A computed fold for a 339-nucleotide RNA, annotated as Bacterial RNase P class A.
It matches the Rfam family "Bacterial RNase P class A". From the family's description: Ribonuclease P (RNase P) is a ubiquitous endoribonuclease, found in archaea, bacteria and eukarya as well as chloroplasts and mitochondria. Rfam links the family to the GO terms ribonuclease P activity, dimeric ribonuclease P complex and tRNA processing.
Its mean pLDDT, the model's own confidence on a scale to 100, is 75.
The model forms 94% of the base pairs in the Rfam consensus.
[in-house]
């Protein structure tokens, strides 16, 4: 210098004029002051708070979710640090990462054959045939062979040897994969070494099996009434998958009510120090930051090179995922050149 990898940050600023919501004050049908969207407010995919149904009950079944280890957290399917596997020259990235020796299912096309083999090929040791007195020869009919060829993502571990009629993990040596055991290291997943068993197709974000967990609904939840009316008097019905048991509840409508609350101080935000590799935690200091219900948060102008991305709160919080113009910062990697 070029090409990359990872992490983080910003998401226009200032001024003027006009306008809107909320809050407060006041001399109150108006003035003044303060305040007013996001990093994702989004998707509603997980985990919680909160609310109602019983305090969310018991058993069986069904259904759904999760699936390497240790830690973090209120919790999680999230996060951190690791292990293993795959990819990359590398920084680094990706992984629902238990079980295929419980069971059955599926594997297109190609190929002779897809847990099953003789298409090409090799073989005259064996059976049968022919020639020959015999030794032997001919020939692949029976038969033997998975070494070589071909098909395929996958064809019965790889290389070498010995062996044979020809051959083969059938045998031997080394290697690879795998089962179990022991030792060492590590909290652990696991790693290394030695011995040992075996040489088995793949597929579980297919059925299934194993282990663990899970009640439903969702702020239009729901609460606030010495109100009025209808039905009923012990059953029916209901309590949001089915059955059994148990238990609880009278049911519906109208009006005040286009009301008030829920609804904005919360696992809250910012900073410093300490502990920890980190996620994060603790202590101290400081801060208060939209709250509508037809729904405010806007418009114009000027300057800054330019103002342009995705996008608009509706109960709240922690995550994940997706969208995103332009700009900036830090660390690291590879290659080339120079010193």
């Nucleotide at each position: 210098a070029a090409a990359g990898u990872u992490a983080g940050c910003c998401a226009g600023a200032u001024g003027a004029u006009u306008g809107c919501g909320c809050u407060a004050a006041c001399u109150c049908u108006g003035u003044u002051a303060g305040u007013g969207a996001g990093g994702a407010a989004a998707g509603u995919c997980c985990g919680a708070g909160c609310a109602u149904c019983a305090u969310a009950g018991a058993g069986c079944a069904a259904g759904c979710a999760u699936a390497c280890u240790u830690g973090a957290u209120a919790a999680c399917a999230u996060c951190a640090a690791g292990c293993c596997a795959a990819g990359g020259u590398g920084a680094c990235u990706u992984g629902a990462g238990g079980a295929a020796a419980a069971g059955g299912g599926c594997a297109a096309c190609a190929g002779a054959a897809a847990u099953a083999a003789a298409c090409c090929g090799c073989c005259a040791a064996c059976u049968a045939a022919c020639c020959g007195c015999a030794a032997g020869g001919u020939g692949a009919a029976g038969g033997g062979c998975a070494a070589g060829g071909g098909u395929g993502g996958a064809a019965a571990a790889g290389u070498g040897g010995a062996g044979u009629a020809a051959g083969a993990g059938a045998c031997c040596a080394c290697u690879c994969u795998u089962u179990g055991a022991u030792a060492u290291g590590g909290u652990g997943a696991c790693a290394u070494a030695u011995c040992u068993c075996a040489g088995c197709u793949g597929u579980a974000a297919a059925c299934u099996c194993u282990a663990u967990g899970c009640g439903a609904u969702g702020c239009a939840a729901g609460a606030u009434g010495u109100g009025g009316g209808a039905c009923a008097c012990a059953a029916a019905g209901g309590g949001c998958u089915g059955c059994u048991c148990g238990u609880c509840c009278g049911u519906c409508c109208c009006c005040u009510a286009a009301a008030u609350c829920g609804c904005a101080c919360g696992a809250g935000c910012g900073g410093u120090u300490u502990g920890g590799c980190a996620a994060c935690a603790a202590a101290c200091c400081g801060c208060c930051u939209a709250g509508a219900u037809a729904g405010a948060u806007a418009a114009u102008c000027a300057u800054c090179a330019a103002a342009u991305a995705c996008a608009g709160a509706a109960c709240u919080c922690g995550g994940c995922u997706u969208a995103u113009a332009g700009a900036c910062u830090a660390a690291c990697u590879u290659u080339a050149c120079a010193u």